[in-house]
């Protein structure tokens, strides 16, 4: 000098499921609507978490990991926010040549 892969910081994108049902509180133009939390049931996974029983991959197989795979504890089911992951810029540490 310095790449692959790996940390942290910005911006862009970023799915999926009920704004159903009760009563309650507040506004209102006082029909009845809207907001908000709560309780109820149904429903999603792509913060995070648990698990390898199925699939899959790490390898031909056991063993063992590990997953956008399961599970749905958390989370989420209008809108925001959040969101794995993906591309950019930048900045730290390793460091193949």
């Nucleotide at each position: 000098c310095g790449a692959c892969a790996u940390c942290c910081c910005a911006c862009g994108g970023g799915a999926g499921a009920g704004u159903c049902c009760g009563a309650g509180u507040c506004g209102u133009u006082c029909g009845a609507c809207g907001a908000c939390g709560c309780g109820g049931c149904g429903c999603c996974g792509a913060a995070g978490g648990g698990g390898c029983a199925a699939u899959u991959c790490c390898u031909c197989c056991c063993c063992g990991g590990a997953a956008c795979c399961u599970c749905u504890c958390a989370g989420g089911c209008a809108c925001c926010c959040g969101g794995a992951c993906c591309g950019u810029g930048g900045g730290g540490a390793c460091g193949a040549g």

About this RNA: Glycine riboswitch aptamer from a Nocardioidaceae bacterium, 97 nucleotides, folded computationally. Its Rfam family is "Glycine riboswitch aptamer". Rfam links the family to the GO term glycine biosynthetic process. Taxonomically the source falls in Nocardioidaceae (Bacteria, Bacillati, Actinomycetes, Propionibacteriales). The coordinates come from a structure-prediction model, not an experiment, and the mean pLDDT is 79.